[in-house]
RNA sequence: CCAGGGAUAGCUCAGUUGGCAGAGCGCGUGAUCGAUAAUCGCGAGGUCGUGGGUUUAACUCCCACUCCCUGGACCA
Numbered sequence: 001c002c003a004g005g006g007a008u009a010g011c012u013c014a015g016u017u018g019g020c021a022g023a024g025c026g027c028g029u030g031a032u033c034g035a036u037a038a039u040c041g042c043g044a045g046g047u048c049g050u051g052g053g054u055u056u057a058a059c060u061c062c063c064a065c066u067c068c069c070u071g072g073a074c075c076a
Stems, first nucleotide, its partner, number of pairs: 001072007010025004019056001027043005049065005
């Protein structure tokens, strides 16, 4: 440099046809218990990588850029 994939909660990841953003774990809290563990209930937590565009409406479609992963090319 080229091709493909990816970026969504603190972590690991879903998200269907463009129409109210979710799960598990973790965290907080309550119940239960001999028990601070386990189990069960409830709750908080989000610039959907950044900037534009299209649209009545964008995590989702289009363009550019940043970073990560895989493969390839180059290394006079």